[in-house]
RNA sequence: UUUCGGGGCCAGGUCGCCGCUCCGAUGUUCUUUGCAGCAUGGGAGAGGAAAGUCCGGACACCGCAGGGCAGGACGCCGCACGAGCUGUUGUCGCAAGGCAGGCAAGUGCGGGCGGCGCGCGUCAAGGCGCGACCGACGGAAAGUGUCACAGAAAACAAACCGCCUCCGCAGGCAACUGCGCGGGGCAAGGGUGAAAAGGUGGGGCAAGAGCCCACCGCGUCGUCAGCAAUGACGGCGGCACGAAAAACCCCGUCCGGUGCAAGGCAAAAUAGGUGACCGGGUGGCCCGCCCUCAGGUCACGGGUAUGCCGCAUCGGGUCUCCGGACCCGGGGCGGGCGCAAGCCCGUCAGAGAAAUGACGACCGCCCGCCGUCGCGAGACGGCGGCGCACAAAAUCCGGCUUACGGCCCCGAAACCAG
Numbered sequence: 001u002u003u004c005g006g007g008g009c010c011a012g013g014u015c016g017c018c019g020c021u022c023c024g025a026u027g028u029u030c031u032u033u034g035c036a037g038c039a040u041g042g043g044a045g046a047g048g049a050a051a052g053u054c055c056g057g058a059c060a061c062c063g064c065a066g067g068g069c070a071g072g073a074c075g076c077c078g079c080a081c082g083a084g085c086u087g088u089u090g091u092c093g094c095a096a097g098g099c100a101g102g103c104a105a106g107u108g109c110g111g112g113c114g115g116c117g118c119g120c121g122u123c124a125a126g127g128c129g130c131g132a133c134c135g136a137c138g139g140a141a142a143g144u145g146u147c148a149c150a151g152a153a154a155a156c157a158a159a160c161c162g163c164c165u166c167c168g169c170a171g172g173c174a175a176c177u178g179c180g181c182g183g184g185g186c187a188a189g190g191g192u193g194a195a196a197a198g199g200u201g202g203g204g205c206a207a208g209a210g211c212c213c214a215c216c217g218c219g220u221c222g223u224c225a226g227c228a229a230u231g232a233c234g235g236c237g238g239c240a241c242g243a244a245a246a247a248c249c250c251c252g253u254c255c256g257g258u259g260c261a262a263g264g265c266a267a268a269a270u271a272g273g274u275g276a277c278c279g280g281g282u283g284g285c286c287c288g289c290c291c292u293c294a295g296g297u298c299a300c301g302g303g304u305a306u307g308c309c310g311c312a313u314c315g316g317g318u319c320u321c322c323g324g325a326c327c328c329g330g331g332g333c334g335g336g337c338g339c340a341a342g343c344c345c346g347u348c349a350g351a352g353a354a355a356u357g358a359c360g361a362c363c364g365c366c367c368g369c370c371g372u373c374g375c376g377a378g379a380c381g382g383c384g385g386c387g388c389a390c391a392a393a394a395u396c397c398g399g400c401u402u403a404c405g406g407c408c409c410c411g412a413a414a415c416c417a418g
Base pairs, nucleotide, nucleotide: 001414002413003412004411005410006409007408008407009406010405012363013362014361015360016359018357020045021044022043023042025040026039027038028037029036030034047390051401052400054399055398056397057396058395059259060258061257062256071255072254073253074252075251076111077110078109079108080107081106084103085102086101089100090099091098092097112137113135114134115133118131119130120129121128122127138250139249143248144247146243147242160190161189162186163185164184165183166182167180168179169178170177171176198216199215200214201213202212203211217239218237219236220235221234222233223232224231225230263309264308265307266306273300274299275298276297277296278295280293281292283291313330314329315328316327317326318325319324331348332347333346334345335344336343337342364388365387366385367384368383369382370381371380372379373378
């Protein structure tokens, strides 16, 4: 200097002008008198992620006797925090409920274990110790499947080069050497690979090999330490058990479903429904009752349009253009100070398919170029930029993830210079 990671702050400001959504006021318009239109003036109006809708919850409705299948979330240990939940326990309370304790998506700190590779130390080496970083950190000794390329062989191991031996042939006096798409033994050495089937050293052997031994690793049993994850030590076992569960799967704990377009209330016109009454037609030979069919009047109930609630701070005071603004007190959220009690600061829009925008001026910031000064970092000035990112609330709360401009602080890597 550049890039990356973590934390904090800001998210352009003021004025003018024209608009957008919503709320009042005043005036006005009408074949429509309306929760109407228009005009004037006033008031309020997005985020750190409002995003993705991934996880947890509140709330609402459906269902509700219990259980299961399917599906999903979570998954080393301890402590703290945590939206919220809490039948049973303790405690306060008449009760509602509060506190303690317990549960909880997750977050922080510490610890344990593991990791191809990295740094440092140590050792002859293998290795061991320490540190940084990383870990979707239950199970690969239930099962299925997978392991690219390279390589002879990749999980019932495997003979390419190689080592040993036997046989045959050739050479040689012999020791022995060479050859054979000959037979057999060998996992030591080479080579391939991310990984080659325990490692190192010694013994042993025809050559080799846990074949045997020591140490290390591994497994298992016990003792001890620790709240625990786990570790240390000792005995036994010759080694069985490669990786990966972010492929399926298995184990443990938990989860009923759908989401504010949830849902609740009010409620036209038209059409249709039900009931009562009126009057009429047709058929049952005639008349009456009754049935049936169309019509009229009235009533009822359901649904829709539409409106209101859910829904967005509460109480009081002052001012007010009556929308709201400000002040005081309370509440929610975020933050700062304080041992604590507490104090202080900031903030709290509510539309209903969805409103915040454009232009101009000045200022701020960023970027580029030029000039002056300065050894330099840089400072100042001028000019330029359709420059100022990502992105728009939709019931709310707590997490997670992703996007993103600038400034400051911390850390890491690479490069350059001294």